The prediction has a mean pLDDT of 81. The RNA shown here (transfer RNA) has 72 nucleotides and comes from a Candidatus Pacearchaeota archaeon. It matches the Rfam family "tRNA". By type it is a transfer RNA. Rfam links the family to the GO term triplet codon-amino acid adaptor activity. The sequence is in RNAcentral, with records from ENA. Lineage of the source: Archaea > Nanobdellati > Candidatus Pacearchaeota.
[in-house]
């Protein structure tokens, strides 16, 4: 320089058009003799950035910027 995927709460991830799932974490309360393991409720500045199409965009489309892989 070209190609291709991928970018979503504190962390890993779902969700192919109709206001984002689920686990872990974290926190409260139960439960214990004190944890721990388990049952309950709660929390999470969440959709990389700018435009576009659309009644409507995490999704489609153009650029951008990052991260990875490949290929010169």
């Nucleotide at each position: 320089g070209c190609g291709c995927a991928c970018g979503u709460g504190g962390c890993a991830c779902a969700a192919u058009g109709g206001u984002a799932c689920u686990g872990c974490g974290u926190u409260c309360g139960g439960c214990u003799g004190c944890a721990g393991c388990c049952c309950g409720g709660a929390u999470u500045u969440g959709u990389c950035c700018a435009g576009g199409u659309u009644c409507g965009a995490u999704u489609c489309c153009u650029g951008g910027c990052g991260u990875g892989c490949g290929c010169u």